[in-house]
C1' cells in the first nucleotide's frame, strides 16, 4: 500500500435485505409507591442532530463518494 467487516442512548445490540408516521429494546440513570431501611418488584420519566463531510431524491440511519477511528487476513521494508 491492497482487501474484508464494524460506526445508532452511558453500555450491548436490533432496526439497512425493500428509503416514507416525531428512530427502538435489554442493562444502566432519575422520580414515585412498596420497606423500620435497602434490595427485589411496580408505575412513571429523561437521555441520539444515528462517527464527519458531500452527493442522489419529493424523502436517507438505510443507497452512492471520501474522509476518520476501530477489528481481522494479505503484500512489503527491516
Nucleotide at each position: 500500500g491492497g482487501g474484508u467487516c464494524u460506526g445508532u442512548a452511558g453500555c450491548u445490540c436490533a432496526g439497512a435485505c425493500u428509503g416514507g408516521u416525531u428512530a427502538g429494546a435489554g442493562c444502566g440513570c432519575c422520580u414515585g409507591c412498596u420497606u423500620g431501611a435497602c434490595a427485589c418488584g411496580c408505575a412513571g420519566g429523561a437521555g441520539g442532530u444515528c462517527u464527519g463531510c458531500g452527493g442522489u431524491u419529493c424523502g436517507a440511519g438505510u443507497c452512492c463518494g471520501c474522509a476518520c477511528a476501530g477489528a481481522c487476513c494479505c503484500a512489503c521494508c527491516a